Predicted 3D model of a 350-nucleotide part of an RNA (small-subunit ribosomal RNA, central domain) from an uncultured prokaryote. The coordinates come from a structure-prediction model, not an experiment, and the mean pLDDT is 87.
Context: one part of a larger RNA
RNA sequence: CUGGGCGUAAAGGGCGUGUAGGCGGAAAUUUAAGUAAGGUGUGAAAACUCCAGGCUCAACCUGGAGACUGCACUUUAAACUGGAUUUCUUGAGGGCAGGAGAGGAAAGUGGAAUUCCUAGUGUAGCGGUGAAAUGCGUAGAUAUUAGGAGGAACAUCAGUGGCGAAGGCGACUUUCUGGACUGUACCUGACGCUGAGGCACGAAAGCGUGGGGAGCAAACAGGAUUAGAUACCCUGGUAGUCCAUGCCGUAAACGAUGAAUACUAGGUGUAGGGGGUAUCGACCCCCCCUGUGCCGCAGUUAACACAAUAAGUAUUCCGCCUGGGGAGUACGACCGCAAGGUUGAAACUC
Numbered sequence: 001c002u003g004g005g006c007g008u009a010a011a012g013g014g015c016g017u018g019u020a021g022g023c024g025g026a027a028a029u030u031u032a033a034g035u036a037a038g039g040u041g042u043g044a045a046a047a048c049u050c051c052a053g054g055c056u057c058a059a060c061c062u063g064g065a066g067a068c069u070g071c072a073c074u075u076u077a078a079a080c081u082g083g084a085u086u087u088c089u090u091g092a093g094g095g096c097a098g099g100a101g102a103g104g105a106a107a108g109u110g111g112a113a114u115u116c117c118u119a120g121u122g123u124a125g126c127g128g129u130g131a132a133a134u135g136c137g138u139a140g141a142u143a144u145u146a147g148g149a150g151g152a153a154c155a156u157c158a159g160u161g162g163c164g165a166a167g168g169c170g171a172c173u174u175u176c177u178g179g180a181c182u183g184u185a186c187c188u189g190a191c192g193c194u195g196a197g198g199c200a201c202g203a204a205a206g207c208g209u210g211g212g213g214a215g216c217a218a219a220c221a222g223g224a225u226u227a228g229a230u231a232c233c234c235u236g237g238u239a240g241u242c243c244a245u246g247c248c249g250u251a252a253a254c255g256a257u258g259a260a261u262a263c264u265a266g267g268u269g270u271a272g273g274g275g276g277u278a279u280c281g282a283c284c285c286c287c288c289c290u291g292u293g294c295c296g297c298a299g300u301u302a303a304c305a306c307a308a309u310a311a312g313u314a315u316u317c318c319g320c321c322u323g324g325g326g327a328g329u330a331c332g333a334c335c336g337c338a339a340g341g342u343u344g345a346a347a348c349u350c
Base pairs, nucleotide, nucleotide: 003322004321005320006319007304008303012318014201016199017198021194022193023192025088026087027086028085029084030083031082033081034080035077036076037075038074039073040072041071042070048066049065050064051063052062053061054060091191092188093187094186095184096183097182098181103177104176105175106174107173108172109171110154115149116148117147118146119145120144121143125136126135162169163168206247207246208245209244210243211242215241216240220236221235222234223233258317259316260315261314262313263312266295267294268293269292270291271290272289273288274287275286276285299306300305323350324349325348332343333342334341335340
C1' cells in the first nucleotide's frame, strides 16, 4: 500500500455554516467522453515462459513460438455513468392555517433568604466541633421587632418534561428575533446530501480595561488534628464568582456512539399536534406524524450490551486509528497581551 477498523480494546473533529471536490430522484429524445466488441499500426533487442537444438551434463549459448496485460488510429453498439434538450413530482424549498416551548438579545419589575446599618425589647453568653480552640460579646452580642441599604440567585411548579447545532437555557412583564412541529397539497421543479480548506459559535478557569462586591471562596492568616499535617475539620479572608467590552479556544466539550437517506417483529410510558368514533358537550376508545424514555424478537457483538433514537441491513461523503513508554514532549511554523493553544516527530527502551 491492498486491507481491517473507530460505544467500553488505538481511533468520531466540541458544534454549526458553507467553498472546492465527491456522490445524487422519475420519464423521453439525442450524443458517444467513460464503457464494451472488432480491425490496423506500434509495443527494439536482450530478459521471461514453452518447444527444439549445440557445448560429454548443467550453468551457458542458438533458433522458433508465446508474451510484452500498454498506447494511438479506425469501425460498430448504446444498457449503465457522463454531456445536451424536453418533461414530471415522490426528494428539497416556498405559500396558507394552527398550537407548543427555561431557544436568543435588550429594557423594566417582584418576593423569599443571607449580610450590613439605624432604632426598640432584652441579658450573658453566642458560635463552632468527634471533642475543642481560634473568633464574636457588658463599648450590650446571640435572640427578637420595626425601618433602611446593597449584591447575587430565582424555592414550590419540576417531570429519564420542554427548547437549542453544540456549549447551554429555569421568577415575572414588555419589545425585537431564530428554529422546529402539525394540517393543507396552492406554487417552484432535483433547486439535493456530504463537506478538505475558510468563516461563525463555543462550559468553567484564566487575561486586558472600566464598574460592582451580599453570599461563597483558590491564595493567605490563625485554631485544631497528627510523629509530622504546607491537607481533610473550624474561625477569618483576597483574587475570583456579577456587569459592560475585548481576548483566550480548551473539558470525562460524553450517548466516551460523525452527518444524510432507505428498509427491518412487537409491547408500554411521556411531550406537542392532527384525524376518526362517540356525545347536547367534554372525557373514554381507535389511528397518524414529530420528539423523548423503558422493555424486547430477528440480526449484530469478544463480551457487556445495541436493538426503528441500531452498535441490524445497505448506499454516499467527511474526520480519525495502526503495539506500550518516550510524548501530546522536542524542534519548526501559525495563533495569543500572557497563560498557553493548534500542528506534531525522533533517538532510545520494553